[in-house]
Context: one part of a larger RNA
């Protein structure tokens, strides 16, 4: 000198774009952050239309005043149709998106390869198929238990829920045969035989959906070469350890797991141990080489109160799922239950220090749905903070009697200083008034931001400057006060009676809505 997710002191006009718990992966009140589909299904509620049942009102007629007849409403029950809402069964999604950096020195990450050792829901292409049955179960009803959370028993019912059967081009397994190919295990393809295994309906008749197989796309899994901090005041480490054979398990390879056999394997080219740390694209600095860093944004990884476990599923060992154990908090009728902000806000605490319990789904994107649409603290915006960068303003011109004041003085003057006053001009920003978007895709409708940006008009120099420094380094000096005191200080060093070095004033220098200080890196 440059830089920062900064903090502190003094000061502070506006705008744009960014950015904001670096500390306690400390604990969390409250609200919201993942739902959706009634075009999968049976119910239930509400309201509408139509039909039926029982019932019989108003009204009318007759009357011997006791009543009789016609009439058929509202309300009630049942059935059907279509509408709407929905607890439950079912489907898809909750494995994405969002957060954090604790752990991890590792195939975790980066880079380059490999899989003839693998998987892939939704999507696309192609081929073939969708036949016929069955038994349940929630909801519901009744009963029961419990303070609650919730649960039990009996009975009924539906499906694209569940389970057999049929069919099998292709598929899997077993056995046999032929051809082609490869870096090994082996791969591809053709034929034969045996065994095994599918499906679901809805419809406006256009389709939507289902099953199987092959291919694609996308996403993932595994393996390998190389690279990846410090310490030898850590030198030996290791028992599923190293390899083999056989098996289990897995999508798949593998000591991943297991039985048996062998005794290997790693290590001064630094094993093991200890410390520290998420890694990278990048960022800062530097002429470069290099050094430092990994906050925002993007990619990967890991984690979700701590530890462990599996279930479901195409995908999890699953932040807002489940089970167990621990700590903690809460409820309790003491038997037992409930909870997990490292999602967005917000609270306490810690700290030098880091924001609103905001608006909207209008846009982009995501989930569900045929759609309308619903959900979306992703996202888009707004709010707060000079935290950073950038831009703008705080006026411009003329103006010497060089006014007053202030400081100084050799008392003549000198400085502040064209500075002010005064005259003329302008109106950026701010304030006022009027108009007023793009972002919306589209036939139309639809904007949180927002009456915002922007444009126009009128009026007034009005509302808008500070901070540090002035001994040398280093740009900018005088006076007074103080008297090794009070104090300054980055280094050298100043201060003990004339201090350009302390404090104040005047003046000056530098930067400027900032200026200094501190911390850290180059």
């Nucleotide at each position: 000198g440059g830089a920062u997710g900064a903090a502190c002191g003094c000061u502070g006009g506006c705008g744009g774009c960014g950015u904001g718990c670096u500390u306690a992966a400390c604990a969390c009140a409250u609200g919201c952050a993942a739902g959706u589909c009634g075009a999968a299904c049976g119910g239930g509620g509400c309201g509408g239309c139509g039909g039926g049942g029982a019932g019989g009102a108003a009204u009318c007629c007759c009357u011997u005043c006791g009543g009789g007849g016609a009439g058929g409403a509202g309300a009630c029950c049942c059935c059907g149709c279509g509408g709407u809402c929905u607890a439950g069964u079912g489907g898809c999604g909750g494995a994405c998106g969002g957060g954090u950096g604790a752990g991890u020195a590792a195939c975790g990450c980066g880079u380059g390869g490999g899989c003839a050792a693998c998987c892939u829901g939704c999507c696309c292409c192609a081929u073939a198929c969708c036949g016929g049955g069955g038994g349940a179960u929630a909801a519901c009803a009744g009963c029961c238990g419990g303070a609650a959370a919730c649960g039990g028993c009996u009975g009924c019912u539906a499906a694209c829920a569940c389970c057999g059967c049929a069919u099998a081009a292709g598929c899997g397994c077993u056995g046999g045969g032929g051809g082609c190919c490869g870096c090994a295990u082996g791969g591809c393809u053709c034929c034969c035989a045996g065994c095994g295994g599918a499906a679901a309906a809805c419809u406006c008749c256009g389709g939507u959906g289902g099953u199987a197989u092959g291919g694609g796309a996308u996403g993932g899994g595994c393996c390998c070469g190389c690279g990846u901090c410090u310490g030898a005041u850590u030198a030996g480490g290791c028992a599923g350890u190293u390899g083999g054979c056989g098996g289990g398990g897995c999508a798949g390879c593998g000591g991943c797991c297991c039985a048996c056999c062998a005794a290997a394997c790693c290590g001064a080219c630094g094993a093991u141990c200890a410390g520290u740390a998420g890694c990278c694209g990048g960022c800062c600095u530097g002429a470069g080489a290099g050094g430092g860093c990994g906050g925002c944004c993007g990619g990967c990884c890991a984690c979700a109160u701590u530890g462990g476990g599996a279930c479901u599923g195409a995908g999890a060992c699953a932040c807002g799922g489940c089970c167990c154990a621990g700590a903690c908090u809460c409820c309790u009728g003491c038997g037992g239950g409930a909870g997990g902000c490292a999602g967005c806000a917000g609270u306490g605490g810690g700290g030098a220090a880091u924001a609103u319990u905001g608006c909207a789904c209008a846009a982009u994107g995501g989930g569900g749905g045929g759609a309308a649409c619903c959900c979306u603290g992703a996202u888009g915006c707004a709010g707060c903070g000079a935290c950073g960068c950038c831009g703008c303003g705080u006026g411009g011109g003329c103006g010497a009697g060089g006014a007053a004041g202030u400081a100084u003085u050799u008392c003549g003057g000198u400085a502040u200083g064209u500075a002010a006053a005064g005259c003329c001009c302008u109106a950026u920003c701010g304030g006022c008034a009027g108009g007023g978007a793009a972002g919306a895709a589209g036939a139309a409708a639809u904007g949180a931001c927002g009456g915002u940006a922007c444009c126009u008009g009128a009026a007034u120099a009005a509302g808008a400057a500070g901070c540090a420094c002035c001994g040398g380094c280093u740009a900018a000096a005088u006076a007074c006060g103080u008297g090794c005191c009070a104090g300054c200080a980055g280094c050298c060093g100043c201060g003990g009676u004339a201090a350009u070095a302390c404090g104040u004033a005047u003046g000056g220098u530098g930067c400027a809505a900032g200026c200094g200080u501190u911390a850290u890196c180059c």